[in-house]
RNA sequence: CGAUGAGGUAGAGGUGCAUUGCUUAUCAGUAAAUGUUGUGAGGAUGACAACUGUGAUCAACAUCGAAAGGGAGCUUUGCCGAAACAAAAAUAAAGGUCAACUUUACUUUUGUUGGGGUGGCAUUGAACAAGUGCCGCACUGUCAUUAUAAGAGAUUUCUUAUGAUGGAGAACUACUGAUCGG
Numbered sequence: 001c002g003a004u005g006a007g008g009u010a011g012a013g014g015u016g017c018a019u020u021g022c023u024u025a026u027c028a029g030u031a032a033a034u035g036u037u038g039u040g041a042g043g044a045u046g047a048c049a050a051c052u053g054u055g056a057u058c059a060a061c062a063u064c065g066a067a068a069g070g071g072a073g074c075u076u077u078g079c080c081g082a083a084a085c086a087a088a089a090a091u092a093a094a095g096g097u098c099a100a101c102u103u104u105a106c107u108u109u110u111g112u113u114g115g116g117g118u119g120g121c122a123u124u125g126a127a128c129a130a131g132u133g134c135c136g137c138a139c140u141g142u143c144a145u146u147a148u149a150a151g152a153g154a155u156u157u158c159u160u161a162u163g164a165u166g167g168a169g170a171a172c173u174a175c176u177g178a179u180c181g182g
Base pairs, nucleotide, nucleotide: 001181002180003179007176008175009174010173011172014080016079017078018077021074022073023072024071033063034062035061036060037059038058042051045099046098047097048096083113084112085111086110087109088108089107091105092104093103094102095101114140115139117137118136119135120134121133122132123131124130142167143166144165145164146163147162148161149160150159151158152157
């Protein structure tokens, strides 16, 4: 001087992601509880314990009457594979005990998704809210290739703007800088 750009630091996408607390609508006049009437021996996957003829279970009526999850507003904190989803494994807790099963939480592995919106279908859900998955639609950010226009510079080239096509976040941009060659 040139090539490359390991690693590190800092950033951008925007109805951006997740999270904390408070308030609030819905949940719902539902569940539970109590009483009356009727039924008449059990009820939950199995066993045991407990309850039960002073009435199990179920049904109707009446009284009383929640909560969780999810939503909205404000707010806290952490951030930009933020985070989410799927499958598998392991651990802990809860459900009277044990087993099964279910739920929640944490961790690991693998895979998918750039982001938000929206339409349809499926699914979870009390729900027409919201979530999740698949497919579609336009929007948006980024990089690559390319077309046009303008500007800069000595043809080449570079920058900006507007389009087209395509890709994916271990990406992209900026700074720094490992390494290699002369």
Source information
A computed fold for a 182-nucleotide RNA from Exobacillus caeni, annotated as Lysine riboswitch aptamer. It was read from a public genome assembly, where an Rfam model found it.